[in-house]
């Protein structure tokens, strides 16, 4: 640089739940909280689940795959 993924560091995220708020709904944001996570950052590009005023759409990226970005350094 590049692949992997111990150890050490600095640190990050943030399930479930309860307040509040956007939505018909899934399910989002924000605070509180921590189940966990080496990409549990991001991107709906494939499958999968899940919603749907009935008709077109919408959610999941912490469901699997994929792309793409990045922190630590022993091999």
């Nucleotide at each position: 640089c590049u692949u992997c993924c111990a150890u050490c560091a600095u640190g990050g995220c943030c399930a479930a739940c309860u307040g509040c708020u956007a939505g018909u709904a899934a399910u989002g944001g924000c605070a509180g909280g921590g189940c966990g996570c080496a990409a549990a950052g991001c991107c709906a590009c494939g499958g999968g689940u899940c919603u749907u005023c009935u008709u077109u759409a919408g959610a999941u990226a912490g469901c699997c795959g994929g792309g793409u970005u990045g922190c630590c350094g022993a091999g």
The RNA shown here (c-di-GMP-I riboswitch aptamer) has 75 nucleotides and comes from a Nitrospirota bacterium. The source organism's lineage runs through Bacteria, Pseudomonadati and Nitrospirota. The sequence was found by an Rfam model in a public genome assembly. The model forms 94% of the base pairs in the Rfam consensus.